[in-house]
This record gives sequence, C1' cells and structure tokens, in this order.
RNA sequence: UGGGCUGGCCGGGCGACCGCGUUGGAUCCCUGCUCCGGCAGGAAGACACCGAGGAAGGUCCGGGCUCCACAGGGCGAGGUGGUGGCCAACAGCCACCCGGGGCAACCCGCGGGACAGUGCCACAGAGAACAGACCGCCUCUCCGCUCCGUCGACUCGUCGGCGGGACGAGGAGGUAAGGGUGAAACGGCGGUGUAAGAGACCACCAGCGUGCCGGGUGACCGGCACGGCUCGGCAAACCCCACCUGGAGCAAGAUCAGACAGCGCACGUUCGAGGGCGGCCCGCCCGAGUGCGCGGGUAGAUCGCUGGAGGCGGCCGGCAACGGUCGUCGUAGAUGGAUGGUCGCCCCGCUGCCCGCUUCGGCGGAACAGCGGACAGAACCCGGCCUACAGGCCAGCCCAUCCC
Repeated sequence: UGGGCUGGCCGGGCGACCGCGUUGGAUCCCUGCUCCGGCAGGAAGACACCGAGGAAGGUCCGGGCUCCACAGGGCGAGGUGGUGGCCAACAGCCACCCGGGGCAACCCGCGGGACAGUGCCACAGAGAACAGACCGCCUCUCCGCUCCGUCGACUCGUCGGCGGGACGAGGAGGUAAGGGUGAAACGGCGGUGUAAGAGACCACCAGCGUGCCGGGUGACCGGCACGGCUCGGCAAACCCCACCUGGAGCAAGAUCAGACAGCGCACGUUCGAGGGCGGCCCGCCCGAGUGCGCGGGUAGAUCGCUGGAGGCGGCCGGCAACGGUCGUCGUAGAUGGAUGGUCGCCCCGCUGCCCGCUUCGGCGGAACAGCGGACAGAACCCGGCCUACAGGCCAGCCCAUCCC
C1' cells in the first nucleotide's frame, strides 16, 4: 500500500416561531358544605422541569408480577440434547471437545442413540440392504457359416463322417475385478489364487468392536494387544434414553362511581346439577343453584405504573461469560393513544465544475450549485434471540507485496 476477519460505538447539531403530553403551579372562574375563619370538588391557565430506540419492532424463548381454593398418583402431551461453567431463568452467554470450510485471522454445525424394534431411501439404474447379472469376462451346450487335418464314396470335383480352430446368434450356469446409473452400489491398494473371479487367502493402510495403559473435572485425546475380515444413510420418521415443564395473561387483577327489566327451556339441592385441582382417568375438594336462548343496561374514574436481576466508573477474583465490593447517576408513562411541524445556519454523503499528486488503478484539497440524511414509534417490567437500517467512526488481528 492492497485485500480480508472479528469486536465495539454513533446514528445529525444549534437557534427562532407554532403545537402536543405528564407533573408542579402564580392567577382566575364555577359548584357544594359551613361554626363565615375556611374546607372539599371541578374547569381554564401565565410560567417551569422533563418527554422514545438500538432495535422501542417480530412476539420466537426465559423470568418477575397478578389471578385461578398450592392434593396427589397414573397415562398422555410439549420442550431441551457434545462437555464443563455462568445466570433469577432460558432454545441465551463463555470456554473447551468433535466434525466441516478457509493459506490464515476466523467462520459454520437442529452435535444423545441406527447391533432395542418398526418404517423410509425420490429420479436414474439390472440391482437401494443380510442387494444385484444390463454390458463385459469365463465354462458348458446347440445351430449357422467358414478354415484346417484325417477317413470314405463316386460321375474326379464335390459330397458325407470324425476331430480341432475362428466368427455370429441362442440357451444353461459361474463371476461383483472392469463399464454404466446414482447423493449413496456392501472397505482401499498390491499380490497369491482361479476357467474367469472374489477377504477365498496374505502384507500394508483405513474403519469398527473388545480389553489394558497414560493424560484430562469432562466431552475426548494418545498408545499397545486381540478379533471377525467391513457392519450403508435418515431419528427435522415413529421410537428409545436422560433431564425439564400447571394454566391464563396488565383488556392480569383491585377499588370506587353509575345504569338496567325481565322472560322462556333444560338439569338439580345428600338419589348431588354444576364447578376447581393442566388434556384424560382415578382420587380429593367446593357445592345450591347452574347451563342455553331471547331481551335490556354500561363501557367512566383511580390504583396496578415504573427504582429495577438498573446504568456508568474504580478495585479484587476468574482465560472468559460472570461474581464481589466501593463510589456515583437518577425526571416518558399516553389510553384513540403525547414526544411533532415550518424556517434559517451548520454538519455529513453523493454528483457536477476546478486545482494538485500519481506506480494511471486512484488519492488529497477549496469554493459554489443540485440532490439526499435511513430503519423505524414506548403501552406492566426485565434478560435474550431474530429481523430491518442512509451514512459514519474506533480498536485488535490475518494474508500478500514493497522499503529499512
């Protein structure tokens, strides 16, 4: 200098005018009560403070909180899945192991079990799991044609018999070396062997299993010996193993105020309707009303509500996630839902024009003009994950090249 990897951060600023929401509130108005001093409630409101995010989002996980009467057992259902740790918890995070990719930094993995059982393996292909003869190779046999040898016959050039060889076509069998198909064809390679072949046998290698030794908390790694000669894949198919799991959700839930009109049918009150305890069963508990349909009324206020596993910084422990301790900071809480709009100046990016340098790829700089500045909006709170995002900044590391 060029290319790349990882992690972190910002994501417009200032001013003027207008506007919105919470809270406080000078002032002022209305209503009620009154012991006439005030008290309570309500409306308006100068002014002051504060007023979205890194994802507030998707609502995919986990927890806090709230309610459902904390009685359980069995079956079922759902989730998680290398190991060790962190955490309130998790499908999250950290470190490591194994497998894969990359020269490397680093990245990716829905990563238990396929000798418990069942099932599936598209298309192509002959055959897809204790497989398979389509081509090929080999053996035998039959036929055709042809060649050679030999014997016989006669009309002397052919015919016939026997034996052998080549070729072509068919049949019976052997063969998994080779070709071909496929994501995958039942170890690889060399030799022995054979009619041709084959772990049929042998050496080496790979892989599997068993035993032992060594290292590690562990996943696992390294080594030695033996064995049958080799065992396919899919569990995001059922299933098996280990562990975990009640349901509903702030429209939870609580309080206050206000409104209304009941009627019909069914079941039932110790012969128990109906309901609760997670979906079912058993079992337990509550129990005098319950269920369905028609009709009627209300849809206001307050609490829950924002200080919480909180942010930042120092020190200590730990490789790290994280933990401990000390200091410091503190202001969104709407409920048809506020947090905005316009203008000016500045900032940033791109383009145009101009200048300088150049290894001709580009790089740097000044003024002006034009255009652009994203994704997106809290709704009980928190920890994660995932997704969206104009533009910009910082740090560390890797590779290549050049110079010293």

Predicted 3D model of a 404-nucleotide RNA (Bacterial RNase P class A) from Nocardioides sp. The prediction has a mean pLDDT of 77. A source record names the gene rnpB. Its Rfam family is "Bacterial RNase P class A". The family's RNA type in Rfam is ribozyme.